[in-house]
């Protein structure tokens, strides 16, 4: 820097001693014991790896499996098998996580509700939909 998810789901103990939930505001966990560290335990199934099924599309040389005009043997020649992609299952190797929807919002559209009242207003952590940021994986 790209691509993909992100409303499931899964905690126990020791050591430690006041901070945590990236930022920012709300709102919350937290001396009934935080954050970091070790142990053990777990969830999930991104990546690897095994099985089946499918799709388009490639194969120049070898080597394998099938077929190929009665048999055999050689070539040719078609076809799988491979490879690539996309679905569905096993596994559980390498990450990841194990309060709250990524805990809500944040910028932008739409809705709704409130407030003011001469101004295309002004507020809401209300709904929706999209971005942006952040996490995680793969490259």
């Nucleotide at each position: 820097c790209u691509c993909a998810u992100c409303c499931a789901g899964a905690g126990g103990g020791g050591u430690g001693g006041a901070g945590g939930g990236a930022c920012c505001g709300g709102c919350c966990c937290u001396g009934c014991g935080a954050a970091a560290c070790c142990c053990c335990g777990g969830c999930a199934a991104c990546c690897a790896u095994c099985u089946c099924g499918g799709u388009a599309u490639g194969u120049g040389a070898g080597a394998c499996c099938c077929g190929u005009a009665a048999a055999c043997c050689a070539g040719g020649c078609g076809g799988g098998a491979c490879g690539a992609c996309c679905g569905a299952g096993g596994c559980a190797g390498g990450u990841g996580c194990c309060a709250a929807c990524u805990c809500c919002g944040g910028c932008c559209u739409g809705g709704g509700g409130u407030c003011a009242a001469g101004g295309u207003g002004g507020c809401c952590a209300c709904c929706a939909g999209g971005a942006a940021a952040g996490a995680u994986g793969a490259g």